RNA sequence: GAAGCAGGAUUAACGGUCGCGUCUUAUGACUUAAUGGUCUAAAGAUGAGGAAAGUCCGGGCUCCGCAGAGCCGGGGUGCCCCGUAAUACGGGGGCGGAGUAAUCCGACGGAAAGUGUCACAGAAAAUAACAGCCCACCUGUUCCUUUGCAGGAACAGCGGCAAUGGUGAAAACGUGGUGUAAGAGACCACGGGCUUUCCUGGAAACAGGGCAGCCGGACAAACCCCACCCGGAGCAAGGCCGAAUAGGAAAGGAUGAGGUUGGCUCGCCUCAGUUGACUUUCGGGUAGGCUGCAUGAGGGCGUGGGCAACCGCGCUCCCAGAUAGAUGACCGUUGACCCCUCGGGGUUGACAGAACCCGGCUUAUUUCCUGCUCCCUGC
Numbered sequence: 001g002a003a004g005c006a007g008g009a010u011u012a013a014c015g016g017u018c019g020c021g022u023c024u025u026a027u028g029a030c031u032u033a034a035u036g037g038u039c040u041a042a043a044g045a046u047g048a049g050g051a052a053a054g055u056c057c058g059g060g061c062u063c064c065g066c067a068g069a070g071c072c073g074g075g076g077u078g079c080c081c082c083g084u085a086a087u088a089c090g091g092g093g094g095c096g097g098a099g100u101a102a103u104c105c106g107a108c109g110g111a112a113a114g115u116g117u118c119a120c121a122g123a124a125a126a127u128a129a130c131a132g133c134c135c136a137c138c139u140g141u142u143c144c145u146u147u148g149c150a151g152g153a154a155c156a157g158c159g160g161c162a163a164u165g166g167u168g169a170a171a172a173c174g175u176g177g178u179g180u181a182a183g184a185g186a187c188c189a190c191g192g193g194c195u196u197u198c199c200u201g202g203a204a205a206c207a208g209g210g211c212a213g214c215c216g217g218a219c220a221a222a223c224c225c226c227a228c229c230c231g232g233a234g235c236a237a238g239g240c241c242g243a244a245u246a247g248g249a250a251a252g253g254a255u256g257a258g259g260u261u262g263g264c265u266c267g268c269c270u271c272a273g274u275u276g277a278c279u280u281u282c283g284g285g286u287a288g289g290c291u292g293c294a295u296g297a298g299g300g301c302g303u304g305g306g307c308a309a310c311c312g313c314g315c316u317c318c319c320a321g322a323u324a325g326a327u328g329a330c331c332g333u334u335g336a337c338c339c340c341u342c343g344g345g346g347u348u349g350a351c352a353g354a355a356c357c358c359g360g361c362u363u364a365u366u367u368c369c370u371g372c373u374c375c376c377u378g379c
Base pairs, nucleotide, nucleotide: 001375003373004372005371006370007369008368009367012334013333014332015331016330017329018328020047021046022045023044024043025042028039029038030037031036049351053362054361056360057359058358059357060356061234062233063232064231066267068266069265070264071263072262074230075229076228077227078226079093080092081091082090083089094108095106096105097104098103109225110224114223115222116219117218118217130165131164132161133160134159138157139156140155141154142153143152144151173191174190175189176188177187178186192215193214194213195212197210198209199208200207201206238291239290240289241288248282249281250280251279252278256271257270258269259268298317299316300315301314302313303312304311305310335348336347337346338345339344
């Protein structure tokens, strides 16, 4: 100097003038029998993010009289330990993979319960025989020899082979031998993978090793099997006030109807008694106001424990609550960038705006700072 990895901050800074939202406060005015209420001014405090985005997860909170039992269906999670309100999240570790490395990723229960897929090429992708090798056994044909039996030679196959060659990402575990008619884990030595069991280390996942058994692979983010878990709906939840409409129409309905994912059985609760509770479909009305609404699994500093995530203790602070939706405009200076005649002139920084709240993950992205890795050059 260049390239990369991890983390942090935060998205130009300061001052002035005017303007906007919320909260607090009349010593002013109005109102009430009173408490109190309403209006206005001025002052003070405060006012978008690290992702507010995605709506992918987990909760807090609110409501629903089965959030009872059993079965079926459906959904979710998937190495070990710890953390947390909780999680598919975080921290640490194991195994596997990528990278020279710093570091990063997880398609991390099971392929020996079963089914299924692996294009093309190839004989064949697991019930293998295209080219080929063999004639010991079986079968057949021909020839030779012999008085005859027996015997010999050659060729073949619905006989034997899976070693050699080819195809392919992958072809019946690999290498070397014994053996055979020719071959083959058929047998032997060494090695590889898997499984049961035992020993050592570790809290565990797991790692190293011994004996024995077995042998072609990949895929379960293919169906599936195994283990564990699962009431539902959601701030447009819910509560209060006010207002309006069509006491509408049709169907079901008595061993009736309903009870917040579906089905069945049992139980429980509520309503109803054909002038019928409730359910389904069609159609009509309510486009209002207040509340929920921000003190929190909250922030900051210090300290103790812990590898860390995180937990405890002490002190301190209050930091948006809009509802068609507030945080803006102007001026000056500094900074940064560009141009230049070095006097000056111009521009003003990426992604981007809360809407019940919080903890995560993922995606978008400017500048600065800190640490680390690797390469080049110089001293």
This is a predicted structure of a 379-nucleotide RNA (Bacterial RNase P class A) from a Candidatus Zixiibacteriota bacterium. It matches the Rfam family "Bacterial RNase P class A". Rfam describes the family as follows. Ribonuclease P (RNase P) is a ubiquitous endoribonuclease, found in archaea, bacteria and eukarya as well as chloroplasts and mitochondria. It is annotated as a ribozyme. It is recorded under the gene name rnpB.